Predicted 3D model of a 241-nucleotide part of an RNA (large-subunit ribosomal RNA, domain VI) from Candidatus Giovannonibacteria bacterium RIFCSPLOWO2_01_FULL_46_32. Its mean pLDDT, the model's own confidence on a scale to 100, is 89. The full RNA is in RNAcentral, with records from ENA and SILVA. Taxonomically the source falls in Candidatus Giovannoniibacteriota (Bacteria, Bacteria candidate phyla).
Context: one part of a larger RNA
RNA sequence: CGUUGAUUCUUGAGGGGGGUUCUUCCUAGUACGAGAGGACCGGAAGGAGGCGACCUCUGGUUUGCCUGCUCUGCCGCCAGGCGGAACGCAGGGUGGCUAAGUCGCUAAGUGAUAAGCGCUGAAAGCAUCUAAGCGCGAAGCAUGCCCCAAGAUUAGGAAUUAUUGAUUCCUCGAAGACUACGAGGUUGAUAGGCUCUAGGUGUAAGAUCCGCAAGGAUUUAAGCCGAGGAGUACUAAUAGA
Numbered sequence: 001c002g003u004u005g006a007u008u009c010u011u012g013a014g015g016g017g018g019g020u021u022c023u024u025c026c027u028a029g030u031a032c033g034a035g036a037g038g039a040c041c042g043g044a045a046g047g048a049g050g051c052g053a054c055c056u057c058u059g060g061u062u063u064g065c066c067u068g069c070u071c072u073g074c075c076g077c078c079a080g081g082c083g084g085a086a087c088g089c090a091g092g093g094u095g096g097c098u099a100a101g102u103c104g105c106u107a108a109g110u111g112a113u114a115a116g117c118g119c120u121g122a123a124a125g126c127a128u129c130u131a132a133g134c135g136c137g138a139a140g141c142a143u144g145c146c147c148c149a150a151g152a153u154u155a156g157g158a159a160u161u162a163u164u165g166a167u168u169c170c171u172c173g174a175a176g177a178c179u180a181c182g183a184g185g186u187u188g189a190u191a192g193g194c195u196c197u198a199g200g201u202g203u204a205a206g207a208u209c210c211g212c213a214a215g216g217a218u219u220u221a222a223g224c225c226g227a228g229g230a231g232u233a234c235u236a237a238u239a240g241a
Base pairs, nucleotide, nucleotide: 001151005161006160007159008158009157010156014148015147016146017145020048021047022046023045024044025043026042032037049106050105051104052103053102054101058099059098060097061096065092066091067090068089069088070085071084072083073082074081075080109143110142111141116136117135118134119133167241168240169185170184171183172182173181190236191235192234193232194231195230196229197228199225200224201223206219207218208217209216210215
C1' cells in the first nucleotide's frame, strides 16, 4: 500500500517440524531339531538417544531478604545501629530463571504404491501375476500428530455494530534491544502505597530475673522481610488533540 467501514472469531490452499533404536517377559522351552539349540505371528513392560513444555517434587542460583562473625570509621559514651572491607566473610533462602528434576512426544490408524507374492485370464484350445480386469505388500510416499498460514492479488467465511473505531499521551506486564504484543487509564484494582497473607529467616529491641563475669532464661515460634496471592482509590494513570 492492497484486500473497499470497524471490532471479534475462524476455514486452510500452501509451507515447515517430527518419523531413531535396544533389551526383557508372555505366547513357549511350543513349532522345528537325534541332540545341541531354538523361532515366525501376536501381546506386554522397561531403557538409550533426540525433541518440546514446565517448576509440584529433588536440587542450583538468587549482589531483593533474614541471621551469625571479624577488622575499621562514624552516630558523644554503653547498648543498639549505619558505611567500607570481592555481596567483607559465613549459614539459609521466597519469586524469577534453571537441570541433574517433572511431564509428554518420537504412535496407532487410513489411502495409493516399490521390490516381491497372488487371483482370474487370453493373445498362443496348453501354460502364463498382465495384455483387459482384480487382490496383498515397506522404517519409504500422501495423510494422520504439532506449528505458521487469506499478499491464497483466486486477497476466503461467520457474528456483532453504524460514528463506531484507532492512535498520540500516561500506569504497567509471566511481553520486550527499540518497536511490536498484552492488561489498564477514575463508569478504574494497571502500578506504587496501606492492611492481611502463602512463604523466608529463626526467637528482635527494651525490660525483668539468674550468674563475680563471659553468658543464660522469660516476655517470644518473636522481630524483620515478604519479587508470590487477596483486599482497599490513599498516590499516579489529568486534561486534551